Context: one part of a larger RNA
RNA sequence: CUGGAGCGAGGGAACUCGACAAAUUAGCCCCGUACCUUUGGUAUAAGGGGUGCCUGCUGUUUUAGCCUUUGGCUGGGAUAGCAGGUCGCAGUGGCAAGUGGGUCCCGACUGUUUAAUAAAAACACAGGAAACCGCAAGCGCGAAAGCGUGUGAACGGUUUCUGAAUCCUGGCCAGUACAGGUACCUGAAAUCCGGGUCCAACCGGCUUAAGGGCCUGCAAACGCCGGGAGUAACUCUGACUCUCUCAAGGUAGCCAAAUGCCUUGUCGGGUAAGUUCCGACGUGCAUGAAUGGAUCAACGAGGGCCCCGCUGUCCCCACGUAGUACCCGGUGAAACCACAUAACGUGGACGAACAGUCCACGAACUCCCAGCGGGAAAAGAAGUCCCUGUGGAGUUUUACUGCAGCCUGCUGCUGGAAUACGUUUGCGGAUGCAGAGCGUAGACGGAAGCUGCUUGAUCUUGGUUUCUCCGGGAGCCAGGGGAGGCGACAAUGGAACACCGUCCUUCUGCGGCCGUGUUUCUAACCGGCGCAUCGGCGCUGGGACAACGGUUGGUGGGCAGUUUGGCUGGGGCGGCACGCCCUUGAAAAGAUAUCAAGGGCGCCCUAAGGUCGGCUCAGACGGGACAGAAACCCGUCGUAGAGUGCAAAGGCAAAAGCCGGCCUGACUGGAUCCUCCAAAGUAAGGGAUCCAGAGGCGAAAGCCGGGCUUAGCGAUCAUCCAUGUCCCCCUUGGUGGGGGCUGGAUGUGUCAGAAAAAUUACCCUAGGGAUAACAGGCUCGUCGCGGGCGAGAGUCCCUAUCGACCCCGCGGCUUGGUACCUCGAUGUCGGCUCUUCCUAUCCUGGCCCUGCAUAAGGGGCCAAGGGUGAGGCUGCUCGCCUAUUAAAAGGGAACGUGAGCUGGGUUUAGACCGUCGUGAGACAGGUCGGACUUUAUCUGCUGGGAGUGCUGGCUGCCUGAGGGGAAAGGGUUCCUAGUACGAGAGGAACGGAACGCUGUGGCCACUAGUUAACCGGUUGUCCGACAGGGCAGAUGCCGGGCAGCCACGCCAUCGAGGAUAAGGGCUGAAAGCAUCUAAGCCCGAAGCCUCUCCCGAAAAUAGGCAGCCAAUCCCCUAUAAGCUGGGCUGGCAACGGCCUGAGCUUUGGGGACGAGGGCUCCCAUAAAAGAUGGGUUUAAUGGAGCUGGGGUGUACGCUGGAAGACUUCGGUCGACCAGCUCAGCCUGCGG
Repeated sequence: CUGGAGCGAGGGAACUCGACAAAUUAGCCCCGUACCUUUGGUAUAAGGGGUGCCUGCUGUUUUAGCCUUUGGCUGGGAUAGCAGGUCGCAGUGGCAAGUGGGUCCCGACUGUUUAAUAAAAACACAGGAAACCGCAAGCGCGAAAGCGUGUGAACGGUUUCUGAAUCCUGGCCAGUACAGGUACCUGAAAUCCGGGUCCAACCGGCUUAAGGGCCUGCAAACGCCGGGAGUAACUCUGACUCUCUCAAGGUAGCCAAAUGCCUUGUCGGGUAAGUUCCGACGUGCAUGAAUGGAUCAACGAGGGCCCCGCUGUCCCCACGUAGUACCCGGUGAAACCACAUAACGUGGACGAACAGUCCACGAACUCCCAGCGGGAAAAGAAGUCCCUGUGGAGUUUUACUGCAGCCUGCUGCUGGAAUACGUUUGCGGAUGCAGAGCGUAGACGGAAGCUGCUUGAUCUUGGUUUCUCCGGGAGCCAGGGGAGGCGACAAUGGAACACCGUCCUUCUGCGGCCGUGUUUCUAACCGGCGCAUCGGCGCUGGGACAACGGUUGGUGGGCAGUUUGGCUGGGGCGGCACGCCCUUGAAAAGAUAUCAAGGGCGCCCUAAGGUCGGCUCAGACGGGACAGAAACCCGUCGUAGAGUGCAAAGGCAAAAGCCGGCCUGACUGGAUCCUCCAAAGUAAGGGAUCCAGAGGCGAAAGCCGGGCUUAGCGAUCAUCCAUGUCCCCCUUGGUGGGGGCUGGAUGUGUCAGAAAAAUUACCCUAGGGAUAACAGGCUCGUCGCGGGCGAGAGUCCCUAUCGACCCCGCGGCUUGGUACCUCGAUGUCGGCUCUUCCUAUCCUGGCCCUGCAUAAGGGGCCAAGGGUGAGGCUGCUCGCCUAUUAAAAGGGAACGUGAGCUGGGUUUAGACCGUCGUGAGACAGGUCGGACUUUAUCUGCUGGGAGUGCUGGCUGCCUGAGGGGAAAGGGUUCCUAGUACGAGAGGAACGGAACGCUGUGGCCACUAGUUAACCGGUUGUCCGACAGGGCAGAUGCCGGGCAGCCACGCCAUCGAGGAUAAGGGCUGAAAGCAUCUAAGCCCGAAGCCUCUCCCGAAAAUAGGCAGCCAAUCCCCUAUAAGCUGGGCUGGCAACGGCCUGAGCUUUGGGGACGAGGGCUCCCAUAAAAGAUGGGUUUAAUGGAGCUGGGGUGUACGCUGGAAGACUUCGGUCGACCAGCUCAGCCUGCGG
């Protein structure tokens, strides 16, 4: 230091987002308790009093023993009291043990939840409501078998919404969903019919289910619930009226709310002061009724506000304690690492635009230890924000495409009957009337006969059936009667009848097949029960339905797979700059970008095309009936001032404009070139030339492959069409079909052309500083500040003061622009803490001007030394407000500061409201809740040491280059002085004195705090009692408290000199004057420099003074190098050869002497380790003892007493009191 716990004077929430944290309260008994209320509560409400120990007494109750047993005696326990005595600061004395109240919001409540950041207002809940369901049900699981609900059966189960109770729950059925209905429309397969064919494929049609259209219902289904005018005798307002419009236009309620943007709405309350809070108001951006509305007692580890009490949260911090830290012994990691041959600061115009590494300057001897956390855009994690990816995933839906499921027609399993109806068919019977004609003539063919005669013809009577065109036809039954009748012929007619055959229309009878509806049966099939020898059987209920299989249509986010363009001064929203054309930009070849500027196109035209011929426009003037400025005619002028189908540009006059004639070249085939598209490559599209063919116009030359030119456009696959031709189709031919070549159409406008909606804050991944949010850079429109000019205001007067229009700058604080650094991460608002800088100065200091009498002001100049505060509200910066003040200045430092803190706001995951959205969800809208990591390697800084250097060593004292520092700042009162000034009211100054305040430094005699050294009191328990102690949180609690440390206490903070700023002056020219200036000189500020304070010879220019010790000696080995001597000897000499000894210098090793220092030892005025200071026989210092002082407060023991009680009368028990005793105990202080 930190963090765990302790105490705290005075104040008492001033702290802060917020009383976070801490403190207070606390048990039991008695008294006493409000509003409100669902009458249960609230309630331990609140607020008071008592509480120990001792000695007695009175009850209640229980239990044991004994005895002379309706009872008594002796004891024990529990409990309720009373009286007296007594001690302490304190009697639930420790431990344990609610702070309380008021008022709002939300949720009724107890409960549940995101194991590991959210406990909530979210979920649940009782209660309310709706929907489905009669059991082989409904719902759910499953491919099915089967199973759950269900040992259940509508007072039941399932699903959904709401969420106790109370008062209530308004309007709307247009949209969507659901339900019901449905004459009609639509509607698939199958069947059937038609076309087609030898047969088919194929085409068309009738019928037709569900579904849809259509109609109706339904909102406690999804949901929705307006606008504009006018109007009352002050004004305002609008009961009232008008109008548009809707499915209906928000009712009762409620409200700046968990919902109100503007907004800190307005008013009231609370406060000195209230963005919060409470009560009201209501044009409510955007309240509102089971997506429930309003209210509400109780409850809540929920959220807001206020008050009492309480406190170190704070003013403002101090002290003590335990554990780390620190030191010693032992053991011993990790993160991280471009630099390991080790890495300073400031400034900067360099640099990827914030440098340890670049430049300049400064600083800088080397190393170690403890700290701090400024930097290393520190570490940790391939950014979770943003964008990009033809990367994912979750979710949603009226995205696309499918699949379950459900509904549905047909069909198989699937059978027997009856009945009704229908299609079709067979047989029988009947039927057939225009008119004419004897007559009621179905068609055609054959045809000259047919039929009857007892098997009864024609005719006739009665009854009856049926048809009918009402004329009659066809039958049947019962009679009469008894031999012909019909046809041919004739007539009429379109057609001629007998008879036979084949049919047609309509009707009927019987039958077959098929279909539909209804009913029925039982044997398939299914449910239940019983039995079983377990391949079933029986009974019963359904029953050809259902179930199941195949197939058809519908519905179908229940499920699945996918998609959800591009450009883009980030992305989104917007736009289309996405395909073409014209002009400008475009810089006189060509080409050329921007979400650059100005405009067009996605057609049109059978003439607006081809050709030949002709003509000349706009306008003006003159003339001419109606006729006018403009109608038509004539004349003159008329280079285009017109026209050109359409934008612009370029063109165009016997035309490219206007008119007429004839035509279709708006042709077929082929080749080449150009363009689109610098070069290689280059699709579609567009253009040009030539050849061949067939044409048009023209006398001809010639022109014509659309349009005065430049825009008017489109691959593969698929489908369809067209012409010609080639191939294939099972022996051949025909028909028909299929395929190829060529051309055309249907279209991709995101226009070289996928078939395609959202959301993600539950998200993931790959990447991007190619691209946004913070910060930096650049810029400075905006912002702030200043200047020039001076219209004007200022009675007059531009410049005391204010200053328009216009113009010019500076700053780099605001907001923008930009996208240069950073997305393998630079932590983002505000506050707290702490430092430094700027000045455009708020105060203080010195001056000038004033529309300055004084006082108080206004404007300006110099000046950055010091100061610039406390509160209420809000997360706020800001701002508003309160009371002070000399003043409550503005800014920078990565919007200074998160390896310093906080985490209120913003900005994850939960949840609510409003609004938007069908929905998932969304919202610079509101609201409640919600993990802040790191042991410091380097550097830097604050301190503490060691070594080396400073030319012998050492000790002490200085100097002072340099550095640091608050070397203080400011006020009030008094005197001057009620003076100067002023009509008065008022009212200074120079100078002097006193006293606060703020800051700074030091100190502990006083005051105050602390004081786990100490003394005492006391509770519980344990050591048997006493005495003395342990424990009760890291002193059990409480009362005191020395030293030390400290503030709330005390002391100091005083002055002086020099040079200046603005400014004031002297003398004085340039410039005969004037002038503070040019030469010269004098003043002049809290500012600058110096003295007074501190550090400071490592100040490498390494300083000075004084003193002390030395200036050395010895040894070793010759190991090494150098110098030098002697002897013998060769040579004429230069120069050699041999032998040998000693010394000197340097170097190496060892020792002696020695100023002084260090260690050991004892310590504290010092202190983390080191260091520093004191000292060591001249007795320090510490310990021990004694003593003084101090703290506590009168020890143990003994003696005497004590309220009383008991007693065998001897005495015993007894809290406590008094004395011995200012005792005892302790002592970091003095001797």

The part of an RNA shown here (large-subunit ribosomal RNA, half B) has 1231 nucleotides and comes from a sediment metagenome.
Its mean pLDDT, the model's own confidence on a scale to 100, is 80.
The full RNA is in RNAcentral, with records from SILVA.